[in-house]
The RNA shown here (SAM riboswitch aptamer (S box leader)) has 114 nucleotides and comes from Listeria kieliensis. The coordinates come from a structure-prediction model, not an experiment, and the mean pLDDT is 83.
């Protein structure tokens, strides 16, 4: 790097250090010297491991949070592609447009294989 499963509406400081950007791309639209983005520290979660409990025990469900990861603006910020619907404009017709749905697409995280 690449494949598979899974999840991505919920949750997390008024704290120190730094010193200019960031919110994957891309349009948007936002954050930021009243301090970004990184670091530490705190928290939060509960995907793995260890542990404990119950049960219908090749398993299952649940506590708790020690180990390994993560996660700490905004739904993954929104939308990117397809479909169905409703609505508006235009047309001989193909359509345009705008809203709401579901799927896909990409991207993130963990687990597991190469």
């Nucleotide at each position: 790097c690449u494949c598979u499963u899974a999840u991505c509406a919920a949750g997390a400081g008024c704290g120190g250090c730094u010193g200019a950007g960031g919110g994957a791309c891309u349009g948007g639209c936002c954050c930021u010297g009243c301090g970004a983005c990184g670091c530490c520290c705190g928290g939060c979660a509960a995907c793995c491991u260890a542990a404990c409990u119950u049960u219908u025990u090749u398993a299952a469900a649940g506590u708790g949070a020690a180990g390994g990861u993560g996660c700490u603006a905004a739904u993954u910020c929104c939308a990117g592609c397809a479909a169905a619907c409703u609505g508006a404009c235009a047309u001989g017709a193909c359509g345009u447009u705008a809203g709401u749905u579901u799927g896909a697409g990409a991207g993130a995280u963990a687990a597991g294989a190469g």